[in-house]
Molecule: transfer RNA
Organism: Armatimonadota bacterium
RNA sequence: AGGCCCAUAGCUCAGUUUGGUAGAGCGCUGGUCUCCAAAACCAGUGGUCGGCGGUUCGAGUCCGUCUGGGCCUGCCA
Numbered sequence: 001a002g003g004c005c006c007a008u009a010g011c012u013c014a015g016u017u018u019g020g021u022a023g024a025g026c027g028c029u030g031g032u033c034u035c036c037a038a039a040a041c042c043a044g045u046g047g048u049c050g051g052c053g054g055u056u057c058g059a060g061u062c063c064g065u066c067u068g069g070g071c072c073u074g075c076c077a
Base pairs, nucleotide, nucleotide: 001073002072003071004070005069006068007067010026011025012024013023020057027045028044029043030042031041032040050066051065052064053063054062
């Protein structure tokens, strides 16, 4: 210097293929149960989808650019 992948809830990750109501597990809070707690069960709690801009009736999803992380290749005489 060139190329590829990743960024979504507090954490680990789906969802992107085919644009159309943002999800799961764990966690957290309350309750039932228990002498107390754990476990189990019930209910609740979760996000401006990394930033900016564009396309579209509509963008997590498509396009451009930037930032951060990871990987591969090349150059140096």